[in-house]
Molecule: SAM riboswitch aptamer (S box leader)
Organism: Gammaproteobacteria bacterium
RNA sequence: CGCUCAUCGAGACCGGCUGAGGGACAGGCCCAGCGACGCCGGGGCAACCAUCGGGCCUCACCAGCCUGACAAGGUGCCAACUCCUGCGCAGGCGGCCACAAGGCCGACGGCGACAGAUGAGGG
Numbered sequence: 001c002g003c004u005c006a007u008c009g010a011g012a013c014c015g016g017c018u019g020a021g022g023g024a025c026a027g028g029c030c031c032a033g034c035g036a037c038g039c040c041g042g043g044g045c046a047a048c049c050a051u052c053g054g055g056c057c058u059c060a061c062c063a064g065c066c067u068g069a070c071a072a073g074g075u076g077c078c079a080a081c082u083c084c085u086g087c088g089c090a091g092g093c094g095g096c097c098a099c100a101a102g103g104c105c106g107a108c109g110g111c112g113a114c115a116g117a118u119g120a121g122g123g
Base pairs, nucleotide, nucleotide: 001123003121004120005119006118007117008116013042014041015040016039017038021031022030023029025086026085027084028083043078044077045076048074049073051069052068053067054066055065056064082115087112088111089110091108093106094105095104096103097102
C1' cells in the first nucleotide's frame, strides 16, 4: 500500500505545556481565551487479539462454531451514533400538477450501499 473477515446508538477525565482555531470536504449543527485542537504525564473505559476454562462437532485430536472468566501482556479508545446529511430503495405525511391512471417536489423517520475507523489474518 492494497485484500479478507468481524465490529461501529454502550463505556471512559485529571494535571502540565502551548495558544487559535477544531470537528477530513460541503451544507448543517456543535466544541473553543471559563483555553478547544495538538503534545506530554497520570488515570480510566472496553474486551478485538493474547491467556485460562466450558459446550457443539469428532472414535479421539486438530480445525471450525458457540460461550464463560480475566485484565499483569499486544492494540484500540476516553464531546456529540462514525456528530447529522451527501448515493440508492421502499414508506406514510404535506404541497403542486393531472379528467384519470399517475407524476413531480419537500421535510421526516427506516433499511441498504459507498466511504471511514478499529482489531485480527494473510499478501